Glycine riboswitch aptamer from Albibacillus kandeliae, 88 nucleotides, folded computationally. NCBI's taxonomy places the organism under Bacteria, Pseudomonadati, Pseudomonadota, Rhodobacterales, Albibacillus. It matches the Rfam family "Glycine riboswitch aptamer". Rfam's curators write: This family represents the bacterial glycine riboswitch.
RNA sequence: GACAUGCGUAUGGGAGAACCGGGUCCGACCCGGUGCCGAAGGAGCAACCGCCCCGGAAACUCUCAGGCCAAAGGACCGUGCGCGUGAC
Repeated sequence: GACAUGCGUAUGGGAGAACCGGGUCCGACCCGGUGCCGAAGGAGCAACCGCCCCGGAAACUCUCAGGCCAAAGGACCGUGCGCGUGAC
């Protein structure tokens, strides 16, 4: 020098899913009933991996939580910056 990768940070993109009844300032919101979604988190199985006693493990599964106008949040992806690591 440039490449890959981990963490942090800033920024851009970022899906899915309701209805009924009552209250109501008729927008939200609150209560009740039933239903639905999966991409915060959590949990489960497991391909696979490892230092193989054991452990780590998903975008799969479950929906405890969260969500079902918008907003917020949002796994993940891109870019910039900082720190670390690896190989050339």